[in-house]
The part of an RNA shown here (small-subunit ribosomal RNA, 3' major domain) has 476 nucleotides and comes from Pinus tabuliformis.
Context: one part of a larger RNA
């Protein structure tokens, strides 16, 4: 010095404590363990691994297995033959790939040959998602949006070092303000970035409609107030009172304000620790495989199933199921595409198809809610697993292995030990609506949006976890 203490002081976090929903019991999804298997390809293992790499595994993907099958190779350069390039037929095969026979000669051009592509052939090479993340670059978790880290010059000690960075206050902050052997400065805080909330100016078309008319419809004329998009601008700054503090930094109330003390929200992660992830994104040493540890194909598996976890959806019901009829959003997304009205079907969906590259058309029905009706406490009209049959779609192809739709079936479950987990507010809880990826989907995931809307916080003794002073130590 630092680290550690069931040492102390003092400080903060949904840490606890008040709360309000969950998970842990059931069914079912998804991952991961184990087991199986020819293969169930690999990676990720307390927090910080497990709905994670995967914003999408029938085939492709695919890295795995089993069979066909290649050897300069599916991919690059580089050399020499040839033949444009391509399209079409037959056959052999499960395919790959293999043979036959046809049509077809095209640009440049010094007429030597040349670019482009295909076939053959040597050989330098290619190729490994094969090993090492404990050989690395990057990138990334993590403590932790924690308030620290350090660093020049000085002063100090034989030195490591140490002051600075401690101390009195004070912040959300090492944030400031006062003192001080220290002045100062830097990475980090905080501020500049974005998104919301308020008003002003400014443009109105595809967006809006007050007054006049018009119409089934802002639907045409019109209009520029409103709304609302877009852009540039004003506001918030303890700036104003009063208290209180050391006359400081601030704290405390209060006016005004659309917002008051960091306005929410987000982005932004200091020096370091974990020999933390990661060689399978990607770069890359070093090793190792080269008729194979490289490449093609076809089928299979990655989806398996006596169990164990975890993350999740649906539920168990009356503050509710079921039916009937009304309202009201935001934020996306569309030309290899969204698809409307109308017509066929109980539907899933199918025919016709107008419109729209989109404030114009379209997905698109919001749903929770409201009003009317019904069920009356039961394994029920509660649940909706599983399972039987009929069917649609997409795709070359839904047996392994898809997704919906009809009818019929109607399983467990009656609020779930010990334990645990979210969350302080327009949150949490509830209800829906869209997006990527996508041919389609195993989407109950993720990633946004808006409905609707609580309850509690006395308090820091206790548990976790951090900061900071101090103290003790046979630890480094």
């Nucleotide at each position: 010095u630092g680290a550690c203490g069931g040492g102390g002081a003092c400080c903060c976090g949904c840490a606890c404590a008040a709360g309000c929903g969950a998970u842990g019991g059931a069914g079912c999804a998804u991952g991961u363990g184990g087991u199986u298997c020819a293969a169930u390809u690999c990676a990720a293992u307390a927090c910080a691994a497990a709905g994670c790499g995967a914003a999408g595994a029938a085939c492709c993907u695919u890295a795995c297995c089993a069979g066909g099958g290649c050897u300069u190779g599916a991919c690059a350069u580089g050399c020499c033959g040839u033949g444009a390039a391509u399209c079409c037929u037959c056959c052999c095969g499960a395919a790959a790939g293999a043979g036959a026979g046809g049509a077809g000669u095209g640009c440049c051009u010094u007429c030597g040959g040349g670019a482009a592509c295909g076939c053959g052939g040597a050989c330098a090479c290619a190729g490994g998602u094969g090993g090492u993340g404990c050989a690395u670059g990057g990138c990334u978790g993590u403590c932790g949006u924690c308030a620290g880290c350090u660093c020049g010059u000085g002063c100090u000690g034989u030195a490591a070092g140490g002051u600075g960075u401690u101390g009195g206050g004070u912040u959300a902050a090492g944030u400031c303000c006062c003192g001080c052997a220290a002045c100062g400065a830097g990475c980090g805080c905080a501020a500049c970035c974005c998104u919301c909330g308020u008003g002003u100016u400014u443009a109105g078309u595809u967006g809006c409609c007050a007054g006049c008319a018009u119409u089934u419809a802002g639907u045409u004329u019109g209009g520029a107030a409103c709304c609302c998009u877009g852009a540039a601008c004003a506001g918030a700054c303890u700036a104003u009172c009063g208290g209180u503090g050391a006359u400081a930094a601030g704290c405390c109330g209060g006016a005004g304000g659309a917002a008051g003390g960091u306005g929410a929200g987000g982005a932004u992660g200091a020096c370091a620790u974990c020999a933390a992830g990661u060689c399978a994104u990607c770069a890359u040493g070093c090793c190792c495989c080269u008729u194979a540890c490289g490449c093609c194909c076809u089928g299979g598996g990655c989806a398996a199933c006596a169990c164990a976890c975890a993350u999740g959806c649906u539920a168990c019901a009356a503050u509710g199921a079921c039916c009937g009829a009304g309202a009201c959003a935001a934020a996306g997304g569309g030309u290899c595409g969204c698809g409307a009205c109308c017509c066929c079907g109980c539907g899933a969906g199918g025919g016709c198809a107008a419109g729209c590259u989109a404030a114009c058309c379209u997905c698109a029905a919001a749903a929770a809610c409201c009003c009317a009706g019904c069920c009356u406490c039961a394994g029920u009209u509660c649940g909706g697993a599983u399972u039987g049959c009929a069917g649609g779609c997409u795709g070359c192809a839904a047996c392994u292995c898809g997704c919906c739709u009809g009818c019929a079936u109607g399983a467990a479950g009656c609020c779930g030990g010990a334990a645990c987990c979210g969350c302080u507010a327009u949150u949490a809880a509830u209800c829906g609506c869209c997006g990527g990826u996508c041919a389609g989907c195993c989407a109950u995931a993720c990633g946004g949006c808006a409905g609707u809307g609580a309850a509690u916080c006395c308090g820091u003794u206790c548990c976790c976890g951090g900061g900071c002073c101090u103290u003790g130590u046979a630890c480094a």

It matches the Rfam family "Bacterial small subunit ribosomal RNA". Taxonomically the source falls in Pinus subgen. Pinus (Eukaryota, Streptophytina, Tracheophyta, Acrogymnospermae). The prediction has a mean pLDDT of 85.